[in-house]
This is a predicted structure of a 101-nucleotide RNA (Glycine riboswitch aptamer) from a Clostridia bacterium.
RNA sequence: AUGAUAAUUACGGGAGAUACUUUUAAUAGUAGCCGAAGAGGCAACAUAUAAUCAGCUUGGAUUAUGUGGAAUCUUACAGGCAAGAGGAUCGUAAUUUGACC
Repeated sequence: AUGAUAAUUACGGGAGAUACUUUUAAUAGUAGCCGAAGAGGCAACAUAUAAUCAGCUUGGAUUAUGUGGAAUCUUACAGGCAAGAGGAUCGUAAUUUGACC
């Protein structure tokens, strides 16, 4: 199930942040800045091991170490700071998936 969730395609909306020197721009150099491609980090909680406490049994509590664990948070690696491209994500339509949110 008149299709959860996840993925893909097309169309549309889609923010932020720069100056100087050379140069048409890009690029190069110097210094600065942004966070919404991507990437890294972690809270509650869950769990494993050990120790201690309690306990008739099963279950329990605390501490230490490890594992899992979110983002629009954070880092600023990557990316970006005219336009264009890109862009988390939202809407519409379609395709695949097939039960959770």
The source organism's lineage runs through Bacteria, Bacillati, Bacillota and Clostridia. The sequence was found by an Rfam model in a public genome assembly. Of the family's consensus pairs, 95% are formed in the model. Model confidence (mean pLDDT): 80 of 100.